[in-house]
The prediction has a mean pLDDT of 80. Predicted 3D model of a 72-nucleotide RNA (transfer RNA) from uncultured Ruminococcus sp. The source organism's lineage runs through Bacteria, Bacillati, Eubacteriales, Oscillospiraceae and Ruminococcus. It matches the Rfam family "tRNA". Its family is annotated with triplet codon-amino acid adaptor activity in the Gene Ontology.
RNA sequence: GGCUCGUUGGUCAAGCGGUUAAGACACCGGCCUCUCACGCCGGUAACACCAGUUCGAUUCUGGUACGAGUCA
Numbered sequence: 001g002g003c004u005c006g007u008u009g010g011u012c013a014a015g016c017g018g019u020u021a022a023g024a025c026a027c028c029g030g031c032c033u034c035u036c037a038c039g040c041c042g043g044u045a046a047c048a049c050c051a052g053u054u055c056g057a058u059u060c061u062g063g064u065a066c067g068a069g070u071c072a
Base pairs, nucleotide, nucleotide: 001071002070003069004068005067006066007065010025011024012023018055027043028042029041030040031039048064049063050062051061052060
């Protein structure tokens, strides 16, 4: 350098055109407890970036960045 794959809350991870973007752990608050832990209830927090297609893009297309694999 070519090709392929990936990038979603602090971490992991589902969703692949119209959902309120699901869930787990973590964090915060409450209940419980003499206290902590456990348990239960609630809450905050995310689609890498720039364009394009579309009535509508996290999802499709192109590019950029980063990461992984592979070929030379």